Order: sequence, then structure tokens, then C1' cells
RNA sequence: GUCCUCUUCGUCUAUCGGUUAGGACAUAGCCCUUUCAAGGCUGAAAGGCGGGUUCAAUUCCCGCAGAGGAUA
Repeated sequence: GUCCUCUUCGUCUAUCGGUUAGGACAUAGCCCUUUCAAGGCUGAAAGGCGGGUUCAAUUCCCGCAGAGGAUA
């Protein structure tokens, strides 16, 4: 240089055009307990950036950025 893949709560990870964007761990509050741990209940928290297509985009297309890989 060329080609391929990925980018979603703090972390990991679902979601194949109409979801309240779900789950696990972590975290906050409450319950339980003499206290802690464990357990139970409830909550907060996310679509890399900019365009395009569409009635509607995390999802499809283009560009940029970042990460990883293949090749020389």
C1' cells in the first nucleotide's frame, strides 16, 4: 500500500429497519441479619463522528477516526 472484521451502559455481551435498546458482572437504595457476607426486591447507566437512503436507522449505503487481522 491492498483486502477483511470490529466500535452498543463502568466491563463483557445480545438486538438481521418499527424493542421501553435486553442480559451477566460491577454499582446505588431498601429488605433480611446482632453485624458482615450470602440471598431477595427496586433503580441509575449505552448506539465512535459526519453525511445519505427511508414514513422510520444501533441495524442499509458512503466518508472519516480508532482497534484487530491477512498479504507483500
A computed fold for a 72-nucleotide RNA from Mychonastes homosphaera, annotated as transfer RNA. It matches the Rfam family "tRNA". Rfam classes the family as a transfer RNA. The source organism's lineage runs through Eukaryota, Viridiplantae, core chlorophytes, Sphaeropleales and Mychonastes. The same sequence occurs in records of 2 taxa.